[in-house]
């Protein structure tokens, strides 16, 4: 320089063009003699930036950024 993977809640990751989720994690409560482990309830996301396409984008499509792999 050229191919290709990734970017979503604090961390791991899911997510057909139609209302952002899961688990761990965090908080409050309950339960225990006390932690732990349960159990109920709750916070947390401008979905890497920008810009098109649509009635409608995390999905499509340009562009640019970090990373990872690979080709020279």
């Nucleotide at each position: 320089u050229c191919c290709g993977g990734a970017a979503u809640g604090g961390c791991u990751c899911a997510g057909c063009g139609g209302u952002a989720g899961a688990g761990c994690g965090g908080g409050u409560g309950g339960c225990u003699g006390u932690u732990a482990a349960c159990c109920a309830c709750u916070a947390a996301g401008u979905c890497g930036g920008g810009g098109g396409u649509u009635c409608g984008a995390a999905u499509c499509c340009c562009u640019c950024u970090u990373c990872c792999g690979g080709a020279g």

A computed fold for a 72-nucleotide RNA from Candidatus Iainarchaeum sp., annotated as transfer RNA. It matches the Rfam family "tRNA". Rfam describes the family as follows. Transfer RNA (tRNA) molecules are approximately 80 nucleotides in length. Gene Ontology term of the family: triplet codon-amino acid adaptor activity. The family's RNA type in Rfam is transfer RNA. Its mean pLDDT, the model's own confidence on a scale to 100, is 82.